[in-house]
RNA sequence: CGAACUGCAGCGGGAGAGUCCUCGCCCAUCCCGGGUGAGGCGCCGAAGGAGCAAACCUCCCCAGAAUCUCUCAGGCCCCAUGACCGCUGUGGUGAG
Numbered sequence: 001c002g003a004a005c006u007g008c009a010g011c012g013g014g015a016g017a018g019u020c021c022u023c024g025c026c027c028a029u030c031c032c033g034g035g036u037g038a039g040g041c042g043c044c045g046a047a048g049g050a051g052c053a054a055a056c057c058u059c060c061c062c063a064g065a066a067u068c069u070c071u072c073a074g075g076c077c078c079c080a081u082g083a084c085c086g087c088u089g090u091g092g093u094g095a096g
Stems, first nucleotide, its partner, number of pairs: 001096001004093010018041001020040008042076003048072001049070003056064001
C1' cells in the first nucleotide's frame, strides 16, 4: 500500500395483513363522513425475542443457523417501523 471479514454513521431501495364490529371524545354536519382512544374477533411477519433437524466437529455428550417455525413483543388506509441489498465515510482485524 492493501484483498477479504466486520462495528458504527449517512443516503437510496424495501413486503405482508381488517381503512371489520362496539363504545367514548373531537372536527364537520341537510345527508354522507374524517380523526383519535379503549375493547372484541380475525389476520401479518422482514424491528426485537424464543425454538430446532441431519451432516460436520468430538472418544462420547453438550454447545453452535435461518428469510424455517412460534407469534411474547411489534404491525394490519396513508405516515411511520422495517430483515435484507447497494453506495459513501470512519474504525477494528488483516491475506498478500